[in-house]
RNAcentral holds the sequence, with entries from ENA. The RNA shown here (Bacterial RNase P class A) has 345 nucleotides and comes from an Acidimicrobiia bacterium. A source record names the gene rnpB. The source organism's lineage runs through Bacteria, Bacillati, Actinomycetota and Acidimicrobiia. Its Rfam family is "Bacterial RNase P class A". Rfam describes the family as follows. Ribonuclease P (RNase P) is a ubiquitous endoribonuclease, found in archaea, bacteria and eukarya as well as chloroplasts and mitochondria. Gene Ontology terms of the family: tRNA processing, ribonuclease P activity and dimeric ribonuclease P complex.
């Protein structure tokens, strides 16, 4: 200097004035007011009601090992495959010798494979020849050589043989089984030792192993007008003159009380798994103590506008219960590590 990884962070900045919403105030006023994603609503929890002795079957979800977490499919750290000259990326990444099933297209043959081309034809037949040999390629043998394909029953070499072949051997690769070492483990190294010896797919059905009850703040609780509806008190007759008290009749105005509950209003709801700083424990997710902070809270739903200054002229987009992620959107900025090239000293 050029290219390029990996995190972590900011998202126009100050000010006057009006304007909305909220909290505190008698009032004047005084503090606060959208985000890295608020967004998709895809995960995993608080938080509420409801259901529930216990196990199991269904069903769904998860799937290398350790550790973090209130838990997760997530976050960190290493393993093991795969890609990059690298920094670093990507991977549902238990089990196909428990069973079931799938594999277009090319190709002769794709599931305990296969003679299309080809080599042999030792052996048996043909034929020629006194013989000795030689000739056909009918039987038949052959997976070494082409070809096909994402895959074709281990690669090399050497023996071997008619020709060939793990047939045999040597070294590699695999795969079992086994010893010794590492490392909590995933798993690695290094050795013997067997038979030479097939695979692929489980985000295919299946098996192992773990985890999951449903609903979802329009959750739920509280208080409660007006109108129905219950009760009480309440005018009138009759039964002996009067009270009680029984019966009828009015079940009428008022009046006062109950219980569910609508309109409506309050609550849930805003101090929380909270955020800075500093300090220890950790490789690091994270945790521990100390300190200081309070940062929207609406229900016709508020965050808005005009004005001055300056800059690099400014993106995607806006809360509706809350908090971890995960994923997509995003002009432009800024910080930290680290890699490859190439040039000077």
């Nucleotide at each position: 200097u050029g290219a390029g990884c990996c995190c972590g962070c900011c998202g126009g900045a100050c000010g006057a004035c009006c304007g909305c919403g909220g909290u505190c105030g008698a009032g004047a006023g005084a503090c606060c007011g959208a985000g890295g994603a608020a967004a998709g609503u895809c995960c995993g929890g608080a938080c509420u009601c409801c259901a529930c002795a216990g196990g199991g079957c269904a069903g769904g979800g998860u799937g290398c090992u350790g550790g973090g977490u209130a838990a997760c499919u997530c976050c960190c750290a290493g393993g093991c495959g795969g890609g990059g000259u690298g920094a670093c990326c990507c991977g549902a990444u238990g089990g196909a010798a428990a069973g079931u099933g799938c594999a277009g297209c090319a190709g002769a043959g794709a599931g305990c494979a296969g003679a299309c081309c080809g080599c042999c034809g030792a052996u048996g037949g043909c034929c020629c020849g006194a013989g000795a040999g030689g000739g056909c390629a009918c039987a038949g043998g052959c997976a070494a050589g082409g070809g096909u394909g994402a895959a074709a029953c281990g690669g090399u070499g050497a023996g071997g043989u008619a020709a060939g072949a793990g047939c045999u051997c040597a070294c590699c690769a695999g795969c079992g089984u086994u010893g010794c070492a590492g490392g909590c483990g995933a798993c690695u190294g290094c050795g013997g030792c067997g038979g030479c010896u097939c695979g692929g797919c489980a985000a295919a059905c299946c098996c192992c192993a773990c985890c999951c009850g449903g609903a979802g703040c329009a959750a739920g609780g509280c208080c409660a007008a007006g109108c129905a509806g219950g009760g009480a008190c309440g005018a009138c007759g009759a039964c002996g003159g009067c009270c009680c008290g029984u019966c009828g009749a009015u079940c009428a105005a008022g009046u006062c009380c109950c219980g569910g509950g609508u309109a409506g209003g309050c609550c849930g709801c805003a101090c929380g798994a909270g955020c800075g700083c500093a300090u220890c424990g950790g490789c690091a997710a994270c945790g521990g103590u100390g300190c200081g902070c309070c940062g929207a809270g609406a229900u016709g739903g508020a965050u808005g506008g005009u004005c001055g200054u300056c800059c690099u002229c400014g993106a995607c987009a806006g809360a509706a219960u809350c908090c971890g992620g995960c994923u997509u959107a995003c002009a432009g900025g800024c910080g930290g590590g680290c890699u490859c090239a190439u040039g000077a000293u």